[in-house]
């Protein structure tokens, strides 16, 4: 950095430092934000791995166990997250609506974040 799968409308501080920004990139909208932005400490959220219990399921095997996979749960070891749906929209297509009208709303794509595995 590329490639795979999985998930992205739930959740999570009225703390401490900092001092002008911030919401991924490019346009457009729309927000936050000196009533203090981003980082950074602490503090919570959640559970994808890992790890522990219980329970299924195939094949193997004399038969069992381990290994494997799936389910549920319990803790929090490794990650992550902690303003708006990933803040919305951008491509494609369907339904509804206008027909000096360009809208609403759904799938789907593309981009992206975040795990886990592979190169």
């Nucleotide at each position: 950095c590329u490639c795979u799968u999985a998930u992205c409308a739930a959740g999570a501080g009225c703390g401490g430092u900092g001092g002008a920004g911030g919401g991924a990139a490019u346009a457009g909208g729309c927000c936050c934000u000196g009533u203090g932005a981003a980082g950074c400490c602490c503090g919570g959220c959640a559970a994808c791995c890992a790890u522990c219990a219980a329970g299924g399921c195939a094949a193997a095997c004399u038969g069992a166990a381990a290994a494997g996979u799936c389910u549920u749960g319990a803790a929090a070891g490794g990650u992550g997250c902690u303003a708006a749906a990933u803040c919305c929209u951008a491509c494609a297509g369907g339904u509804c609506a206008a027909g000096a009208g360009a809208g609403a709303u759904c799938u789907g794509g593309a981009a992206g974040a975040u795990a886990a595995g592979a190169g």

Record summary:
The RNA shown here (SAM riboswitch aptamer (S box leader)) has 119 nucleotides and comes from Lentibacillus halodurans. The model forms 97% of the base pairs in the Rfam consensus. Lineage of the source: Bacteria > Bacillota > Bacilli > Caryophanales > Lentibacillus. It matches the Rfam family "SAM riboswitch aptamer (S box leader)". Its family is annotated with regulation of gene expression in the Gene Ontology. From the family's description: The SAM riboswitch is found upstream of a number of genes which code for proteins involved in methionine or cysteine biosynthesis in Gram-positive bacteria.